[in-house]
RNA sequence: GGGCGGGUAGCUUAGUCUGGUUGGAGCGCCCGAGUUGAGACCGGGAGGUCGUGGGUUCAAAUCCCACCUCGCCCA
Numbered sequence: 001g002g003g004c005g006g007g008u009a010g011c012u013u014a015g016u017c018u019g020g021u022u023g024g025a026g027c028g029c030c031c032g033a034g035u036u037g038a039g040a041c042c043g044g045g046a047g048g049u050c051g052u053g054g055g056u057u058c059a060a061a062u063c064c065c066a067c068c069u070c071g072c073c074c075a
Stems, first nucleotide, its partner, number of pairs: 001074007010027004020058001029045004051067005
C1' cells in the first nucleotide's frame, strides 16, 4: 500500500442480510423476600447519544460516504 471482519449497558453478546411495536438477553450492580448471617433460588428495579461525523428517508443500530479504533490476511 491492497483486501476482509469487528466496535450495541460495567463485561459478554443477539438484532443489521429484508429500515417500521418501547434496542433485548446472560453475568454483574441496587432494592425486597428468604437466612442466625451469607450464598444459591425467587420477585422487582436502574443502567444504551448502538465507535465519531455527515447523507438518504415520513422513519436509520440497520442503507450510503468519510473518518477513528481493534484484529486477521496479502504484498

This is a predicted structure of a 75-nucleotide RNA (transfer RNA) from a Candidatus Aenigmatarchaeota archaeon. Its mean pLDDT, the model's own confidence on a scale to 100, is 82. Its Rfam family is "tRNA". Rfam 15.1 lists 5,335,975 matches to the family in 14,413 species.